RNA sequence: CGCGGGGUGGAGCAGUGGUUAGCUCGGAUGGCUCAUAACCAUCAGGUCGGUGGUUCAAAUCCACCCCCCGCAACCA
Numbered sequence: 001c002g003c004g005g006g007g008u009g010g011a012g013c014a015g016u017g018g019u020u021a022g023c024u025c026g027g028a029u030g031g032c033u034c035a036u037a038a039c040c041a042u043c044a045g046g047u048c049g050g051u052g053g054u055u056c057a058a059a060u061c062c063a064c065c066c067c068c069c070g071c072a073a074c075c076a
Base pairs, nucleotide, nucleotide: 002071003070004069005068006067007066010025011024012023013022018056027043028042029041030040031039049065050064051063052062053061
């Protein structure tokens, strides 16, 4: 070089062309408690790996590139 899977808040994942990009954990604040944990409420945090294209409209489709994982091949 070949084949396949993946890249989405701090972490793990959904979202298969159209609603304000959601869920769990984590974080902050408040409540509860004698106190901690648990539990309850609220809040912050993403501009979806990059560039270009298709489209009225792209996280989603297409092309190229970058990164990660696996397989095959190669070597001994």